[in-house]
Large-subunit ribosomal RNA, domain IV from a Candidatus Parvarchaeota archaeon, 329 nucleotides, folded computationally.
Its mean pLDDT, the model's own confidence on a scale to 100, is 85.
The source organism's lineage runs through Archaea, Nanobdellati and Candidatus Parvarchaeota.
It matches the Rfam family "Archaeal large subunit ribosomal RNA". The family has 91 seed sequences and 2,955 matches in Rfam 15.1.
It was read from a public genome assembly.

Context: one part of a larger RNA
RNA sequence: CCGCGGUCAGUGAAAUCGGCAAAUUAGCCCCAUAACUUCGGGAUAAGGGGUCUCAGCGGUCGUGAGUUAAGCUUGCGAUUGCUGGGGACACUGACUAGGGGGGUUCGACUGUUUAAUAAAAACAUAACUGGCUGCAAAACCGAAAGGUCAUGUAUAGCCGGUGACGCCUGCCCAGUGCGAGGAUCUGAAGCCUGGGUUCAACCGGGUCAAGGACUCGUAAACGGCGGGCCUAACCUUGAGGCUCUUAAGGUAGCGUGAUGCCUUGCCAUUUAAUUGAUGGCGUGUCCGAGUGGCGUAACGAGACCCCCACUGUACCGACCGCGGACCCU
Numbered sequence: 001c002c003g004c005g006g007u008c009a010g011u012g013a014a015a016u017c018g019g020c021a022a023a024u025u026a027g028c029c030c031c032a033u034a035a036c037u038u039c040g041g042g043a044u045a046a047g048g049g050g051u052c053u054c055a056g057c058g059g060u061c062g063u064g065a066g067u068u069a070a071g072c073u074u075g076c077g078a079u080u081g082c083u084g085g086g087g088a089c090a091c092u093g094a095c096u097a098g099g100g101g102g103g104u105u106c107g108a109c110u111g112u113u114u115a116a117u118a119a120a121a122a123c124a125u126a127a128c129u130g131g132c133u134g135c136a137a138a139a140c141c142g143a144a145a146g147g148u149c150a151u152g153u154a155u156a157g158c159c160g161g162u163g164a165c166g167c168c169u170g171c172c173c174a175g176u177g178c179g180a181g182g183a184u185c186u187g188a189a190g191c192c193u194g195g196g197u198u199c200a201a202c203c204g205g206g207u208c209a210a211g212g213a214c215u216c217g218u219a220a221a222c223g224g225c226g227g228g229c230c231u232a233a234c235c236u237u238g239a240g241g242c243u244c245u246u247a248a249g250g251u252a253g254c255g256u257g258a259u260g261c262c263u264u265g266c267c268a269u270u271u272a273a274u275u276g277a278u279g280g281c282g283u284g285u286c287c288g289a290g291u292g293g294c295g296u297a298a299c300g301a302g303a304c305c306c307c308c309a310c311u312g313u314a315c316c317g318a319c320c321g322c323g324g325a326c327c328c329u
Stems, first nucleotide, its partner, number of pairs: 001324008010315002014313001019310001027051005036041001038164001052086016087091001099308007106300002111123002127162007139148003165295004170225003175222002177218005184213003190207006226244005253287001254284001265281006
């Protein structure tokens, strides 16, 4: 000096990206226990008290003995109390053994995942929803035979999306896609037919499938959801009006957000001081409704902020044990 372990006066996060690490707490019994809540929870919430040993006296249960019986007397075992005494700094004395609380965010939850840098907010999930499918089904594997789904049958099977629950899910079918329709148009080869000296190549005409044109439908299909000017008796704002324009011009709700460039936005709370956090505000560069919107109890080795307790994280170092490196031989 390194690794592992242990102790520390006083302060107590001042350390640090961040309480990382360590410390605190800890079992059992009794008392007590908030907001919120889907009434199940939250909850071991939080916060208190007890815990060793001896003696005496009870309660309950079991099992004996004595007594003629009810009963009474007297043992043993288990368990549970009360009273008094004893010794320690310390009585779950070692081992064992949750630190706690508040707020926000994301995901409902248990679960799954990058074998060997990622465990998560990612995946899955019940639930909701769209599509296909009447069974020799649809879908899938296979040139095929055949097989899976399934010895199942629409309360079933397959494919896609969202993702518990609560309140909800607005407008647009112009584009792209999908479905349907069928008067008309277009529409290849083939076939029919005319020309081509007879044949053929070749050149025309007719017929004609799917598809397209065309007409409807469809957004929990892919997706999309404006601009300018004026206006109320201070100013500001603009309920309102005019105008251009679109398929329709973003509704509810939320909003400086895991989304906001400007930005350390502005106000408030928190601090002595805060680019943090929380609550508000809102023309939102570039939220927004199943590429779901907004809430939400419970849950989380998820992310962030604060408080209590606790501590060698720090002030600021010191010492001890074990093992190494290292030095001498």